[in-house]
RNA sequence: GGGCCUAUAGUCUAGUGGUAGGAUACAACCCUCACACGGUUGGGGCUCCAGUUCGAUUCUGGAUAGGCCCA
Numbered sequence: 001g002g003g004c005c006u007a008u009a010g011u012c013u014a015g016u017g018g019u020a021g022g023a024u025a026c027a028a029c030c031c032u033c034a035c036a037c038g039g040u041u042g043g044g045g046c047u048c049c050a051g052u053u054c055g056a057u058u059c060u061g062g063a064u065a066g067g068c069c070c071a
Stems, first nucleotide, its partner, number of pairs: 001070007010024004018054001026042005047063005
């Protein structure tokens, strides 16, 4: 320098154009003499800039970051 893949919550992950879901972690409450386990509830997320569209996490282009391969 070229090609390909990936980017969603603190972490891991689902989501083929129509309200963003789960696990774990965290907080509150219940349970217990207490802790742990368990139960209920809650807060927290689509890398950025444009484009297409009535509507974009999803499609398109670019940027950024990470990974793999080639030179």
Model confidence (mean pLDDT): 85 of 100. Transfer RNA from a Candidatus Aenigmatarchaeota archaeon, 71 nucleotides, folded computationally. The sequence is in RNAcentral, with records from ENA. Its Rfam family is "tRNA".